RNA sequence: AGAGUUUGAUCCUGGCUCAGGAUGAACGCUAGCGGGAGGCUUAACACAUGCAAGUCGAGGGGCAGCAUUUCUAGCUUGCUAGAAGAUGGCGACCGGCGCACGGGUGCGUAACGCGUAUGCAACUUGCCUAUAACUAAGGGAUAACUCAGAGAAAUUUGCGCUAAUACCUUAUGUGAUCACGAAUUCGCAUGUUUUUGUGAUUAAAGAAUUUCGGUUAUAGAUAGGCAUGCGUCCUAUUAGCUAGUUGGUACGGUAACGGCGUACCAAGGCAACGAUAGGUAGGGGGCCUGAGAGGGUUAUCCCCCACACUGGUACUGAGACACGGACCAGACUCCUACGGGAGGCAGCAGUGAGGAAUAUUGGGCAAUGGACGCAAGUCUGACCCAGCCAUGCCGCGUGUAGGAAGACUGCCCCUUGGGGUUGUAAACUACUUUUAUAUAGGAAGAAACCUCUUUACGUGUAGAGAGCUGACGGUACUAUAAGAAUAAGGACCGGCUAACUCCGUGCCAGCAGCCGCGGUAAUACGGAGGGUCCAAGCGUUAUCCGGAUUUAUUGGGUUUAAAGGGUGCGUAGGCGGACUAUUAAGUCAGUGGUGAAAUCCCGUAGCUUAACUACGGAACUGCCAUUGAAACUGCUAGUCUUGAAUAUAAUUGAAGUGGGCGGAAUUUAUCAUGUAGCGGUGAAAUGCAUAGAGAUGAUAAAGAACACCUAUUGCGAAGGCAGCUCACUAAGUUAUUAUUGACGCUGAUGCACGAAAGCGUGGGGAGCGAACAGGAUUAGAUACCCUGGUAGUCCACGCCGUAAACGAUGAUUACUCGGUGCUGACGAGAUACUGUUAGUGCCCAAGCGAAAGUGAUAAGUAAUCCACCUGGGGAGUACGAUCGCAAGGUUGAAACUCAAAGGAAUUGACGGGGGCCCGCACAAGCGGUGGAGCAUGUGGUUUAAUUCGAUGAUACGCGAGGAACCUUACCUGGGUUUAAAUGGAACCGGACGGGAGUGGAAACAUUACUUCCUUCGGGCUGGUUUCAAGGUGCUGCAUGGCUGUCGUCAGCUCGUGCCGUGAGGUGUCGGGUUAAGUCCCAUAACGAGCGCAACCCCUAUCCUUAGUUGCCAGCACGUAAUGGUGGGGACUCUAGGGAGACUGCCGGUGCAAACCGAGAGGAAGGCGGGGAUGACGUCAAGUCAGCACGGCCCUUACAUCCAGGGCUACACACGUGCUACAAUGGUCGGUACAAAGGGCAGCUACAUAGUGAUAUGAUGCUAAUCUCCAAAACCGAUCUCAGUUCGGAUCGAAGUCUGAAACUCGACUUCGUGAAGCUGGAAUCGCUAGUAAUCGGAUAUCAGCCAUGAUCCGGUGAAUACGUUCCCGGGCCUUGUACACACCGCCCGUCAAGCCAUGGAAGCUGGGAGUGCCUGAAGUCGGUAACCGUAAGGAGCUGCCUAGGGUAAAACUGGUAACUAGGGCUAAGUCGUAACAAGGUAGCC
Repeated sequence: AGAGUUUGAUCCUGGCUCAGGAUGAACGCUAGCGGGAGGCUUAACACAUGCAAGUCGAGGGGCAGCAUUUCUAGCUUGCUAGAAGAUGGCGACCGGCGCACGGGUGCGUAACGCGUAUGCAACUUGCCUAUAACUAAGGGAUAACUCAGAGAAAUUUGCGCUAAUACCUUAUGUGAUCACGAAUUCGCAUGUUUUUGUGAUUAAAGAAUUUCGGUUAUAGAUAGGCAUGCGUCCUAUUAGCUAGUUGGUACGGUAACGGCGUACCAAGGCAACGAUAGGUAGGGGGCCUGAGAGGGUUAUCCCCCACACUGGUACUGAGACACGGACCAGACUCCUACGGGAGGCAGCAGUGAGGAAUAUUGGGCAAUGGACGCAAGUCUGACCCAGCCAUGCCGCGUGUAGGAAGACUGCCCCUUGGGGUUGUAAACUACUUUUAUAUAGGAAGAAACCUCUUUACGUGUAGAGAGCUGACGGUACUAUAAGAAUAAGGACCGGCUAACUCCGUGCCAGCAGCCGCGGUAAUACGGAGGGUCCAAGCGUUAUCCGGAUUUAUUGGGUUUAAAGGGUGCGUAGGCGGACUAUUAAGUCAGUGGUGAAAUCCCGUAGCUUAACUACGGAACUGCCAUUGAAACUGCUAGUCUUGAAUAUAAUUGAAGUGGGCGGAAUUUAUCAUGUAGCGGUGAAAUGCAUAGAGAUGAUAAAGAACACCUAUUGCGAAGGCAGCUCACUAAGUUAUUAUUGACGCUGAUGCACGAAAGCGUGGGGAGCGAACAGGAUUAGAUACCCUGGUAGUCCACGCCGUAAACGAUGAUUACUCGGUGCUGACGAGAUACUGUUAGUGCCCAAGCGAAAGUGAUAAGUAAUCCACCUGGGGAGUACGAUCGCAAGGUUGAAACUCAAAGGAAUUGACGGGGGCCCGCACAAGCGGUGGAGCAUGUGGUUUAAUUCGAUGAUACGCGAGGAACCUUACCUGGGUUUAAAUGGAACCGGACGGGAGUGGAAACAUUACUUCCUUCGGGCUGGUUUCAAGGUGCUGCAUGGCUGUCGUCAGCUCGUGCCGUGAGGUGUCGGGUUAAGUCCCAUAACGAGCGCAACCCCUAUCCUUAGUUGCCAGCACGUAAUGGUGGGGACUCUAGGGAGACUGCCGGUGCAAACCGAGAGGAAGGCGGGGAUGACGUCAAGUCAGCACGGCCCUUACAUCCAGGGCUACACACGUGCUACAAUGGUCGGUACAAAGGGCAGCUACAUAGUGAUAUGAUGCUAAUCUCCAAAACCGAUCUCAGUUCGGAUCGAAGUCUGAAACUCGACUUCGUGAAGCUGGAAUCGCUAGUAAUCGGAUAUCAGCCAUGAUCCGGUGAAUACGUUCCCGGGCCUUGUACACACCGCCCGUCAAGCCAUGGAAGCUGGGAGUGCCUGAAGUCGGUAACCGUAAGGAGCUGCCUAGGGUAAAACUGGUAACUAGGGCUAAGUCGUAACAAGGUAGCC
């Protein structure tokens, strides 16, 4: 000091979360020791038991108990009983002092309670200290005790005796107090000091050996009391409170002032600088955190306060309204003989209860402190110690060094004969002994008091020496002994955040602080190995601060992210121009006092160190007082003119209010002309109209609004304001003018104004037009569209008070580059020109800003004041208050819930956005499909099985380029189990094999026969065992490879530079051009790569070379005929090499690129035609069944062999084809012309037979040699428009061929049979030239073939394209976006279901506080004559007041509640589709 998290990515805003520290903590796992701390945060809940406040015999009478002594009696001569206060002492009693301290707790209290600083001229103070003066004389009681009672007890009554340092009376008065005087000091004042005179009132106690006491008074010290300034929590959804209230006078009361109390008088007092009310809370020093400022907190220790079961009250006393005192009332508990009594742990232990949670019914007064006492001493749960608890802090240890064969082991890992890791870790060797254990020694804390001795002066004080006293504790500490011996865990390992692999699991189980992980390869779950971090602890939870500048004083913001009030006027308040002077409140400096101690910090010291403790210093940032300074702010006094205002003159404008006037349009009415429609829409209909509409003309009426001028205009504070004109009113501006002299700015509360809609009353009502009605649209249409139409819109008066009331930008003042318009005024006689000023616009520099943008009209630089914001939702909601007639407005939460919500910009994608362009995309044409029959594939259905895959385009004559068996993966049945193949090892054997037979569907099983070689090493082979198999089983969403598609579309990127905070942009955009990101021009870009094109192949022309199997012009031979033969290379052809085409030439257009021209030339012309070739990528596209391959699964089976069946099923649906429906045709006969390819288990000439498929002979050819080998066409004939001489399905019969085998299930032939079908609905496909259409041929696969398929080959050979509006697809640019899984996107609301919190609510039930009335204990005070007392006084009675109780009405605040309302949350519910694109009616307020 930061980090994670909103996005595809970016910057910002903004919340949430984490890393740190802390705790009186708790919980989980674990645990060796010590030191020094801490330990009911909850029920101020209830308490059994013990202890916590007594002491003094030197105050007193005494003597119950104990001891001693004496006496007496009995006797067992030291025991029992009795007596004696004689002694030590002492229960109880009278008396003195103490009990008001110490200890506990935090209920109450928002207060002079606390803190701090002052004051008391308004006060008290026992014990202590100092000083002064006294301590005289009397008196009567009473407790104890004795006796007699009452009662269960607690307790208590009566008679009698007695004492005092108990009580009373009198004397004295240094003094004190009071009254009246005199003089005097001081003070701001009330007042007060000192001296003095007279009068009145008031004291005492003794005990003793001395010390010790008692009384009066003064002073001090200590401790308190009272008053005051300042500070001291939250709520304004608490705004008014107060009758003893505020003040005065008098009296009373108090230690003392005071409404403290009473009577009378006055009417005050407090409050927006927060009274009153409500809630919460003891306050402080301090403690935690933080850089600090702050924030949180008030355990332990210290100070103050309050309280003592709850409430009230006083008594005693120096001091209390009293924790272990009293009285009364109440609640509770206990005892009881039922009549009455007792009690108060918030003292120390302890118990129950509550709770997540907090200890021993311990020892001792040895020390410190306290009470009493002359003292010894007694008492002391204060205190000192010990016990329990890892509750935190601190320290120590659990070994140290060496040691690599890098050991063994590991259910660890990997690329598995091996390696890595655990890991110098272990073993092993050497060393040490803290701690633990055992034994032995063994403290300091102790010095006093007191006793004894002694010194100094006079008893007595002061000093010295000796003696006495230890709970802790045989503890700390020290020494010795043996031995690595006695001692390590917890959390974590996806990122933040240090630390990684395997197995299991399979959106399950689970994890999680945030983001998030888990759906078969999880570093995130669980286990393991390994690692990381801390360590006697480690984690979790809770809480606080920090990080968070996320409440911002230090130190934030408000155009669009949350946030400027709708606007003005103006009160309080805040702030305020220039100069001079005064003052000293703020300010600054010095000094003094205080700021308790402890704590923090620094230094030093003591425990072995540290924690801890001690001493010293500093600090305590504060408050008060005092002295000084006078710049700034303030106060006061004076002056000024520049801020502000006023006057005068001029001017401007849709500024306001009220009146008058005007024309156009609309509607309505009347009349006229006139006839059939009008109107309306995308198209229609409702509606109007033959009772005469609409149209046209004339006249009249009404209400509302003011075209053109009119805009980047003007005016106004804003809302807003528009025909013309008059009156009244307001404002701005200008001017070298004059006046006042800071009069100013802002502005909480307040007041006024304030669009539209709405409300009230009364008018008015043409047009428009919520609601409503009808017609359409639609699946629906409570809408959009249409026809009508009421409120309203208009006027007057009164309310409402809100708007996206916006420049989403508060007001005022000052300053800060430029350019260019408009409006008003001035310079100024001027329309030019150049300025000034006030406004109003645009562009831009710097600056600012997250960016967009803003930029003298700031969102720049500064100042003042006001308003407002602090994550999204819930919610501008609820409750309360207030305003309003109402509607509603203003103010304005919480529970709960999410981890985001949001702003700006970027790249894409998308749009029923725009522009440009292309494509058989449309259009123009030709031919099809969809109808029929059949073939084939698919779906579905069926089945034992109908194996599997492919499924929009991009599956469906696809994988399959050949399913009768095989193929074959499927089904049924029968067999085999190291297997069908190959290799290695071990053991056993001599066969294996062959032909033959039997069983069987076969596989297979089985029978007999035959049968090894050898150099003896072995070879070969079989069997058994073992190691390696096999799988068309799963996952194409783990993969490779290959493929489809966008698309042969023109795109996709990079380097450097530049721009931007950045994502990114630029380049690649723009203007042209192209088939093309093809090329040219321009240009912050310059270049480059993958694509395009070209290079490759075929084809079209020519040349050349070479001529066999090809060719044959010329020459020759030969045949019935044929390049058949000799020969030839001319031609065709074959196959090698070249040429040729490049917009090269011409003309035109153009800057160029390029385009145009039936141009020339040329076989070919603008890419000549065709093929191969497929950028970055998209579709988790397809394929694990071509192959390969990770993982998973099966192993007498999911492997393998065999037979048969199935893949060929068939109510049906779809795709792709074939054949047709006929005359451009069918049938018959005749005559021609190809290319390419194949052929030896082959193609087969030819001959013969057969109607034929074919068969039988036979020949050539391993092929430019032989062979397969053409059809449409052409020439004739016939048919004559019909279900036909079209069409050929289906079926019957007979055959041929292949093949072990044609039943399921082959093809072909012949004869016979002769179905549907007469050109095909909606819709849809292909094709732009040698193309479509049409005709045949060949080949692969293959025994054969279901081929009408696929792939090639040639023959014949068209039509059409105006054009780019529309459909589909694509490319580029631009625009909008709430989309980014990217429109098959996103997303809203009702309803239904579950859960959660909240509001309302008839009621029910609590709480605290207040008020009125009634009653009223104890008690103080007051009154009082009868009773007691000599008296003081008391009893009794009584008055006032009061705690409490009762009652009444209202207010406040909780809980609960039938029912009810909205809200939030919840993978896959219902209905629609409101928003985001022009979201399909722009959206929003």

Background: Predicted 3D model of a 1485-nucleotide RNA (small-subunit ribosomal RNA) from an uncultured prokaryote. RNAcentral holds the sequence, with entries from ENA. Model confidence (mean pLDDT): 82 of 100. It matches the Rfam family "Bacterial small subunit ribosomal RNA". Rfam links the family to the GO terms structural constituent of ribosome and ribosome.